[in-house]
RNA sequence: UAUAGCUAUGGGCAAACCCGGUUAAAGCCGGGGACGCAAAGCCGAGGGUCUAAGGUGUCUUAGGAUGCUACGAUAGUCUGGCUGCUGAC
Repeated sequence: UAUAGCUAUGGGCAAACCCGGUUAAAGCCGGGGACGCAAAGCCGAGGGUCUAAGGUGUCUUAGGAUGCUACGAUAGUCUGGCUGCUGAC
């Protein structure tokens, strides 16, 4: 120095699962816990995926059932943007 980081050093994050909280749900937050991660740091801008409270259509025995829909989520699904660590071989 970076197009490298399997092997080095010092650190970092934390899946499933469990407990508590929160939400209509998906999910999120805190504690425990480690499957993994070189951006598993940040940003929902584009796609994908999840959910469907509200809205709306259909059916109805009028209680309800069900389809569609993001203004809700996901950065540990991909693209894109911003920032950042190491210096072993």
Overview
c-di-GMP-I riboswitch aptamer from Oxobacter pfennigii, 89 nucleotides, folded computationally. Its mean pLDDT, the model's own confidence on a scale to 100, is 83. Taxonomically the source falls in Oxobacter (Bacteria, Bacillati, Bacillota, Clostridia). The sequence is in RNAcentral, with records from Rfam and Ribocentre.